This is a predicted structure of a 72-nucleotide RNA (transfer RNA) from Candidatus Woesebacteria bacterium GW2011_GWB1_38_8b. It matches the Rfam family "tRNA". Rfam describes the family as follows. Transfer RNA (tRNA) molecules are approximately 80 nucleotides in length. The family's RNA type in Rfam is transfer RNA.
């Protein structure tokens, strides 16, 4: 060089083209002599960039950027 997979919440991962979710975590009440456990609630996202197709894009399409296997 040339194909191929991945990029979504602080982490690890979901989502037939139709208002983006989960667990852990973090905040906050409740409980508790105090903590931690349990219970309840709540915060947090330009779906890695930039564009096209669509009434609608995390999803299709085209370039790009990172990081990996593969092969020369």
């Nucleotide at each position: 060089g040339u194909g191929g997979u991945a990029u979504u919440a602080g982490c690890u991962c979901a989502a037939u083209g139709g208002u983006a979710g989960a667990g852990c975590g973090c905040c906050g009440c409740u409980c508790u002599g105090u903590g931690g456990a349990a219970g309840c609630g709540g915060a947090g996202g330009u779906u890695g960039c930039c564009a096209g197709u669509u009434c609608g894009a995390u999803c299709c399409u085209g370039g790009u950027a990172u990081a990996c296997c593969a092969c020369c």